[in-house]
Two RNAs folded together computationally: RNase P RNA and transfer RNA, 422 nucleotides in total.
Model confidence (mean pLDDT): 76 of 100.

């Protein structure tokens, strides 16, 4: 000079003015209350106010609800070991396997002797494998039959171990040395595995992001989930068995009951609603994800729905993009600025 | 805010148990027929299969992400 792999920040900052949401405290009016206080309106005054993705809803929980708990088929998912975690397909750590000089990167990475299926087109032969064209023996004047042959050509994604020497009529794991490959054993390792050693001419081709086996997990639906006050309608009508979701089993309810539907009514308030597997900081323990303790913070909660304009200083002011119950992942989109560690090549 | 479903020629729709030239109708465009037009007839153009990635020899189809589009639910 090029490269890689990780990380923090997140494009604006500071001043004045002027506004927007919700909250706390103090006045002050009005209901309601016997009071203590409640609620609501107005003023002031003090601090609070979007993301790193708030997206996309692909994963996994919390919470509710379905009266509570079980078996079982169905059905979805996961997939190489070993750990992290409230749980995961997330992550951390290795181990195969592919890329790369290398730092590193990618990898839905079990099983194809349980079965069943698939392989167009080309080819002589595509799944109890195959002789077109060469080669080599016979026959036969020839053209050509028969037979051996998978070392050569030639088809195709893919053609039944690679190289090599012997060997043959020509061949051929037919024999043999190496490399591959299976089987047994033996050390190392929790484990995926790895290495070493014997043994066996070799048998067992792809495809499970084709059905499918095997292990292992899932009950379903969602804050428009769901409590709860209040007030309006028709305590009106039709079904008889009903619940938990596909199904069965089992288990519970039931006539003063259940649960669908048709009609009817309302368009209201409260709550869920923000303190949480939270966050910062030290420290210890692990390689590492993480985990233990110790201390400190408190940091939107709306309900048509808040973050805005305007001046002035200051390097040009400038990306993705806008909270809606919460967490913890992935993934997607984004002008950039700054940190650390590695590697390659060149020069001293 | 939560669930789903859809995307294939100009519209409307086949294919989506993988098999490679991706079809059909209606519309376009040229020809023929007619004085002319329309009907017919005959012929052609006209698809990055929503995008990108993977998987597999092979991908519209399979699996993973995005983008667009649309429905339902107090």
């Nucleotide at each position: 000079g090029g490269a890689g792999a990780g990380g923090u920040c997140g494009a604006g900052g500071c001043g004045a003015u002027c506004g927007c949401u919700g909250g706390u405290c103090a006045c002050g009016g009005u209901g309601c209350g016997c009071g203590a206080g409640c609620a609501u309106c107005g003023u002031g005054a003090c601090g609070g106010g979007a993301g790193g993705a708030a997206a996309g809803u692909c994963c996994g929980a919390g919470c509710u609800u379905c009266g509570a708990a079980g078996g079982g088929c169905a059905g979805g998912g996961u997939g190489c070991u070993g750990g992290u975690u409230a749980a995961c397909g997330a992550c951390c750590a290795g181990u195969c396997g592919a890329g790369g000089u290398g730092a590193c990167u990618c990898g839905c990475a079990g099983g194809a002797c349980a079965g069943u299926g698939c392989a167009a087109c080309a080819g002589a032969a595509a799944g109890c494998a195959a002789a077109c064209c060469g080669c080599c023996u016979g026959c036969g004047c020839g053209a050509g039959c028969a037979g051996g042959u998978a070392a050569g050509g030639g088809u195709g994604a893919a053609a039944u171990g690679g190289u090599g020497c012997g060997g043959u009529a020509a061949g051929a794991g037919c024999g043999c040395a190496c490399c591959g490959c299976c089987u047994c054993g033996c050390u190392g390792g929790u484990g995926a595995c790895a290495g070493c050693g014997a043994g066996g001419g070799c048998a067992c081709g792809g495809u499970a992001a084709a059905c499918c086996c095997c292990a292992c997990c899932c009950g379903a639906a969602g804050c428009a989930a769901g409590a709860c006050c209040a007030g309006a309608c028709a305590g009106g009508g039709g079904u008889c068995g009903c619940g938990u979701g596909g199904c069965c089993c089992g288990c519970g309810c039931g006539a003063u009951g259940a649960c669908c539907c048709c009609g009817g009514g309302u368009u209201g308030g409260u709550u869920g609603c923000u303190c949480g597997a939270g966050c910062c900081c030290g420290u210890c323990g692990g390689c590492a994800a993480c985990g233990g303790c110790g201390g400190g913070c408190c940091u939107a909660g709306a309900g048509g729905a808040a973050u805005g304009a305007u001046c002035g200083c200051u390097c040009c002011a400038c990306a993705c993009a806008g909270a809606a119950c919460u967490c913890g992942g992935c993934u997607u989109a984004u002008u950039g600025c700054c940190c650390u560690c590695u590697c390659c090549g060149c020069c001293g | 805010g939560c669930a789903c479903c859809c995307g294939u020629a100009g519209c409307u729709c086949a294919g989506c148990u993988g098999g490679a030239u991706a079809g059909a109708g209606c519309g376009u465009u040229g020809g023929c027929c007619u004085c002319c037009g329309g009907a017919g007839c005959c012929a052609a153009a006209g698809g990055u299969c929503a995008g990108a990635g993977g998987u597999u020899c092979g991908a519209a189809u399979c699996c993973u992400c995005u983008c667009g589009g649309g429905u339902g639910c107090g």